Molecule: RNase P RNA; transfer RNA
Organism: Pseudomonadota bacterium
């Protein structure tokens, strides 16, 4: 100088005057304490809690997907494995299975899963190139008839292993050596995913599962406008054997005299509760752990509105006022965003 | 606050991985016909499929995130 990772901060602060919400004390006046975020946002996950009489079984449906750990739980977090990017620190990965089965690959191309013959090769002449023999490329001729072949070229995102040598009429794992892959097996390390090494084999067992699907794991459904209680007020009528368990079936229960369900019509839009002591916050060179996190000790109570609370004026300080206001509550993810500060790591150059 | 649905030419709509350089109707423009207008006929212009990223050879369509629009949620009988 450049780069990478992590953390903190945040109603801008302070003073004065007036004004708001809640709780406590007080007959009252008033006094004391307290009052929006790291995302309060999106409503994407997981729960707590409430109701459905009990919450039973099966199917369907949906979600997750390498291994181990954390957590109340999770699709979250931590640590690893494998793969990819980067010189590196680091970053990214919806990361199980294609030999369980079924699909799909348009156009082009001969041919898209064990397929297929378009141009070519299996004779010969000329020119050129290379390391002799010999081989290669281009342009012609000839019977390219039959048969063989799939090396060369072309098409395509992808063409049924790669390099070298031998062999052949020409050519091919046809054979051999080495390499990659697949399968089987053995040894060592690791809790495990996997890693390292040895032997054998046939030569090669393509792609796609955010295609259907298979395997493994998990999930009853709705949601605080859930629910509970009180008060006020009108006006009930019709139909049905069903209804509840909030997709279906079974089982179970209630009901068939309407206490149930559906439709039409009418009334009230009131008050209290749920409503904040929590899987809680902060501090600790405390203990354990690589870490996430757990335990221990101390300390604090810190919003509960419902036409919905934080404002206005003056002075001053300043590194920053951007994104932006709780509505049942927590743990995460994602998105928006002004800056400032701190710690660690990598690379390059110089001293 | 919570739950659910929608987004394709100027407008209304088809489209469920290739037959889509996206179809149809209305509207617009031009020509024909008619004395003229209307009607009718023929043709034409008009869409990065709300925005961005991902999967795949290939996305309007499959998946994820964002933006905009719309609907519903109480009690008594």
């Nucleotide at each position: 100088c450049g780069a990478g990772u992590c953390g903190a901060u945040a109603u801008g602060g302070c003073g004065a005057u007036c004004g708001c919400g809640g709780c406590u004390g007080g007959c009252a006046a008033c006094a004391g304490c307290u009052g929006a975020g790291g995302a309060a946002a999106g409503u994407c996950c997981g729960g707590a809690c409430u109701c459905c009489a009990c919450a039973g079984g099966g199917c369907a449906u949906g979600a997750c997907g390498c291994u181990g750990g954390g957590u109340a739980a999770c699709a979250c977090c931590c640590a690893g494995g494998c793969g990819g990017g980067g010189c590196a620190a680091c970053c990214c990965g919806a990361u199980g299975g294609a030999u369980a089965g079924u699909g799909c690959a348009a156009c082009a191309g001969a041919g898209a899963g064990c397929a297929g013959a378009c141009u070519g090769c299996c004779g010969u002449g000329a020119a050129c190139c290379c390391u002799c023999a010999g081989g290669g490329u281009u342009c012609g001729c000839g019977c390219a008839c039959a048969g063989g072949u799939g090396a060369u070229g072309g098409u395509g995102a992808a063409a049924c292993g790669g390099u070298g040598a031998g062999g052949u009429a020409a050519g091919a794992g046809c054979u051999c050596a080495c390499c990659a892959g697949c399968g089987a097996u053995c040894c060592g390390g690791g809790u495990g995913a996997c890693c390292g090494g040895g032997u054998c084999g046939g030569c090669u067992a393509g792609g796609u599962a955010a295609a259907c699907c298979c395997c493994g794991u998990c999930a009853g459904g709705a949601g605080c406008a859930a629910g509970a209680c009180c008060g006020a007020g009108c006006a009930g009528g019709a139909a049905c054997a069903g209804g509840a368990c909030u997709g279906c079936c079974c089982g179970u229960c209630c009901g068939c005299u309407a206490c149930g369900u559906u439709c039409c019509g009418g009334g009230u839009a009131g008050g209290u509760u749920g409503c904040a002591c929590g899987a809680g916050g902060c501090c600790g060179u405390g203990c354990g752990g690589u870490a996430a996190c757990g335990c221990c000790g101390g300390u604090c109570c810190c919003a509960g509105a419902u036409a919905g609370a934080u404002g206005a004026u003056c002075g001053u300080c300043c590194u920053c006022g951007a994104c932006a206001g709780a509505a049942u509550c927590c743990g995460g993810c994602u998105u928006a965003u002004c800056g400032u500060c701190g710690a660690c790591u990598c690379g390059c150059a110089a001293a | 606050g919570c739950c659910c649905c929608c987004g394709u030419c100027g407008u209304c709509u088809a489209g469920a991985g290739g037959c889509c350089c996206a179809g149809g109707a209305c509207g617009c423009c031009a020509c024909c016909c008619u004395u003229u207008c209307a009607a009718g006929g023929u043709g034409g212009a008009a869409a990065u499929c709300g925005c961005g990223g991902g999967u795949u050879c290939g996305a309007a369509u499959c998946c994820c995130g964002c933006c905009g629009g719309g609907g519903g949620c109480a009690c008594c009988a």